[in-house]
Context: one part of a larger RNA
């Protein structure tokens, strides 16, 4: 030095566990904010560094309800308080709520500095206290806005990597990113729609149609519709014609007339409708505010039934004999408990608040005939040029939007049916509103998992977006487990000893001793044997 056996150190794998995560389902909620938010700074405790709570009334104050013996958060200990005059605690409703922050009297290197005005403390100056003083919009003695917030939604603006095995049209993709705006959903929406000789009847979403028809350096790729089956269903209001009122202006023969503006009535469609004229009628249906009120609704309340022997440190285990069950979901208890504890099934309970239904009745809502005249959305439809959107890349390219230039018709009207024309069919543009079915989850409650189990699962089971790094934007950890119970080792000894160890004691166990469950390997020893 090697090998083997035994026994240790060191280390923290593995096993078991879970306080935390992850993913869904159902229900709720879908906003907060100048009455000062979100987020912070600084304070606040007998002792108080951190987290939590709170705000100079500062781990708290008040009222109501619940609850019923201890309590002063995590968090021990000592001291001191508090509580049957009902605390602590739980729920609801209030009060207080420093300073910064949209931050808003002015300024500013956020949490700081400095003012004006009014009133008061004084008679003055100064100081202090309370209140008030930003900007924008509107109908200006009064209201509203501003800022924040996870995704979903609408609009504006809009890449590149990439793919095409290179690359330019194309793709990625109207994606990412940026900006504006809204709501609990948003957007869309009651046919100038589809269809095809038959018909359908607003929109949205899902399944098929179908990777079809198409489109495409006809490459890579992109990719419908008709129709069918479902979810959910809901329809309405203006402009105009016409009538009237008010105001202004013009004109007048002073009786008026006309124009403009505002307001009220009227009216709302394709089988064209309405105005207008005539007839008839006050019906029918829907229904706001408000009131009554079943019920829902917080903390919470009641809630059945087991004993013995035995092993053991401990019984819930084993054995024996019982019981309850509208409850044998689950969790805990010194090992595995229907009957020990909390619960569970079931039943009950009220405040704030919501509220089926009823009462109420503001308000809205209709017919027939005639057809001479009037009305039915104009810089619009359409067209030329240039773009964009449509599955559709200019193509035979309809349809939709519009930067630019032009520019109709008026119901005997107009648009569409994928160039265009005719026939035929469908519809009625150039104004507006509209629930549900659909999308999402920062958040609340309940329930679940052929999800993870501490190098996993969130980055974070622990003082985690912490420590630490960076000028900054930003990056970003490691770190769980004594025991059933601290019973956390009195006392003695070795020692320089507040280190470490040996006794003693506790405990089932200390080879569970706080560097604490189990305790693998690498690595480092000791003893013995063999070999060199």
């Nucleotide at each position: 030095g090697g090998c083997g056996u035994a026994u240790g150190g060191a280390g923290g794998a593995u096993g078991c566990c879970u306080a935390g995560g992850c993913u869904u389902u159902c229900a709720g909620a879908g906003g907060c904010g100048a009455a000062g938010a979100a987020g912070g700074a600084c304070g606040u405790g007998a002792u108080a560094a951190g987290c939590u709570g709170c705000g100079a009334u500062a781990a708290g104050u008040u009222g109501c309800g619940g609850g019923g013996a201890g309590u002063g958060g995590c968090a021990c200990a000592u001291a001191c308080a508090u509580u049957a005059u009902a605390a602590u605690c739980c729920g609801c409703a209030a009060a207080u709520u420093u300073c910064c922050g949209a931050a808003u009297g002015g300024g500013g290197c956020a949490a700081c500095c400095c003012g004006g005005c009014a009133u008061g403390u004084u008679g003055a100056a100064g100081a202090c206290a309370u209140g008030u003083c930003a900007c924008c919009u509107u109908u200006u003695u009064a209201a509203g806005g501003a800022g924040c917030a996870a995704a979903c939604c609408c609009g504006g603006a809009g890449a590149a990597c990439u793919g095409a095995a290179a690359c330019a049209u194309c793709u990625a993709a109207g994606u990412a990113c940026c900006c504006g705006g809204a709501g609990g959903a948003a957007g869309a929406g009651a046919a100038a729609a589809c269809a095809a000789a038959a018909g359908u009847g607003a929109u949205u979403c899902c399944g098929a149609u179908a990777g079809u028809a198409g489109u495409g350096g006809c490459g890579a790729g992109c990719g419908a519709a008709c129709u069918c089956g479902g979810a959910a269903u809901a329809g309405c209001c203006c402009a105009a014609a016409c009538c009237a009122a008010u105001a202004u202006u013009g004109u007048u023969a002073c009786g008026g007339c006309a124009a403009u503006a505002u307001u009220g009535g009227g009216g709302u469609u394709g089988u064209a409708g309405g105005a207008c004229u005539g007839c008839g009628a006050c019906a029918u249906u829907a229904g706001a505010a408000u009131c009554u009120a079943a019920g829902a609704g917080a903390a919470c309340u009641a809630g059945a039934a087991u004993c013995g022997u035995u092993u053991g440190g401990a019984a819930a285990g084993a054995c024996g004999a019982a019981c309850c069950g509208g409850a044998g979901a689950g969790a805990g208890u010194g090992a595995u408990a229907g009957u020990c504890u909390c619960g569970u099934a079931u039943a009950g309970g009220u405040a704030a608040u919501c509220g089926a239904a009823g009462a109420g009745g503001a308000u809205a809502u209709a017919g027939c005939a005639g057809u001479a005249u009037c009305c039915u959305g104009a810089g619009u439809a359409g067209u030329g040029c240039g773009g964009g959107a449509c599955a559709c890349g200019u193509g035979u390219a309809a349809u939709c939007c519009u930067g630019u230039a032009u520019g109709a018709a008026u119901c005997u009207g107009g648009c569409g049916g994928g160039a265009c024309c005719a026939u035929c069919c469908g519809c009625u543009a150039a104004g507006g509103c509209u629930a549900a079915a659909u999308a999402c989850u920062c958040c609340u409650g309940a329930a679940a998992g052929a999800c993870c189990g501490a190098u996993a699962g969130u980055g974070a089971a622990c003082a985690a977006g912490u420590a630490c790094c960076g000028u900054g934007a930003g990056g970003g950890a490691a770190a769980g487990g004594u025991g059933a119970a601290a019973a956390g080792a009195a006392c003695c000894c070795u020692a320089a000893g507040u280190a470490a160890g040996g006794g003693a004691g506790u405990g089932a166990a200390a080879g569970a001793g706080a560097a604490c469950c189990u305790g693998a390997a690498a690595c480092c020893g000791u003893a013995c044997g063999c070999c060199u």
Molecule: large-subunit ribosomal RNA, domain I
Organism: Tenacibaculum sp. AWR4_210